[in-house]
RNA sequence: GCCCGUUUAGCUCAGCGGUUAGAGCAUCACAUUUGUAAUGUGACGGUCAUCGGUUCAAUUCCGAUAGCUGGCU
Numbered sequence: 001g002c003c004c005g006u007u008u009a010g011c012u013c014a015g016c017g018g019u020u021a022g023a024g025c026a027u028c029a030c031a032u033u034u035g036u037a038a039u040g041u042g043a044c045g046g047u048c049a050u051c052g053g054u055u056c057a058a059u060u061c062c063g064a065u066a067g068c069u070g071g072c073u
Stems, first nucleotide, its partner, number of pairs: 001072003005068003010025004018056001027043005049065005
């Protein structure tokens, strides 16, 4: 330099173009326990990488840029 993939919560990841973007782990509160752990219930936490385009409507489709991973040279 070229090609492919990927970017969504603190971490790991789901998410047919359409109703409020979700799960597990973590954190916090409560319950349970003599107490801790474990368990249960709930809460908190997101400018869906950035910019633009298509569309009545974009996390989702298209383009560019940036980051990361892999391959070729």

The prediction has a mean pLDDT of 82. Predicted 3D model of a 73-nucleotide RNA (transfer RNA) from Allotropa virgata. The RNAcentral record of the sequence draws on ENA. Its Rfam family is "tRNA". By type it is a transfer RNA.